Description: Predicted 3D model of a 109-nucleotide RNA (SAM riboswitch aptamer (S box leader)) from Planococcus lenghuensis. Its mean pLDDT, the model's own confidence on a scale to 100, is 83. NCBI's taxonomy places the organism under Bacteria, Bacillati, Bacillota, Bacilli, Planococcus.

C1' cells in the first nucleotide's frame, strides 16, 4: 500500500522545551506571539492484551479494573463535497437519512 469488521455529538493540562504554523483534501469557518506543529510530561478513554465479578450448554454477553500494545487529548470526525426525503419558497435556503471520503483499533493480503 490495499482488503474485512467495528466505532467516531462523551472525555482528557492555566506543566516544560520550541518557536511559526496548524485545523487529511475541496469550498468555507476557525485556532495561533495571551504563542502553531513537533517533543516530554500529565491526564483521557477501554480498540487488543491481561487478571476479576455476574450470566449462559458453548460461542459468547454484562460489569467494574487500569500494570501492558496501540489510541486521543479546540470546535459533532468543526461545518460540507455525492444521492434520497421533507419542509420552504426563488432565497439557490434549512432539516433528515443514506453513501463517499478520513481517523483509529483488531485481523487478512
Nucleotide at each position: 500500500c490495499u482488503c474485512u469488521u467495528a466505532u467516531u455529538g462523551a472525555g482528557a493540562g492555566c506543566g516544560g522545551u520550541g518557536g511559526a504554523g496548524g485545523g487529511a483534501c475541496u469550498g468555507g469557518c476557525c485556532c495561533u506571539g495571551u504563542g502553531a506543529a513537533a517533543c516530554c510530561c500529565g491526564g483521557c478513554a477501554a480498540c487488543c492484551a491481561u487478571a476479576c465479578a455476574g450470566c449462559a450448554a458453548u460461542a459468547g454477553c454484562u460489569g467494574a479494573a487500569a500494570a501492558g500494545g496501540u489510541g486521543c487529548u479546540a470546535a459533532a470526525u468543526c461545518c460540507u463535497g455525492c444521492a434520497a426525503a421533507g419542509c420552504g419558497a426563488c432565497c439557490g435556503g434549512c432539516u433528515u437519512u443514506g453513501g463517499a471520503a478520513a481517523a483509529u483499533a483488531a485481523g487478512g493480503g